[in-house]
RNA sequence: CGGGACGUGGCGUAGCUUGGUAGCGCAUCCGGCUGGGGGCCGGAAGGUCGCGAGUUCAAAUCUCGCCGUCCCGA
Numbered sequence: 001c002g003g004g005a006c007g008u009g010g011c012g013u014a015g016c017u018u019g020g021u022a023g024c025g026c027a028u029c030c031g032g033c034u035g036g037g038g039g040c041c042g043g044a045a046g047g048u049c050g051c052g053a054g055u056u057c058a059a060a061u062c063u064c065g066c067c068g069u070c071c072c073g074a
Stems, first nucleotide, its partner, number of pairs: 001073007010026004020057001028044006050066005
């Protein structure tokens, strides 16, 4: 310098192809069962999707630029 993959709550991930108001597990908090700081059950809070711009009635999803991580090539 060229090419490719990835970037989503604290952590790990689904959703992207076929745009339609973000889901799951763990962890956290509250409550219940239990002798119990474990286990099981119920509930709650927490992200607006790496950053910016564009297209659209509507963008995590499509387009462009940039940043970061990793891989390949030179």
Transfer RNA from a soil metagenome, 74 nucleotides, folded computationally.
Model confidence (mean pLDDT): 81 of 100.
The RNAcentral record of the sequence draws on MGnify.
Rfam family: tRNA. By type it is a transfer RNA.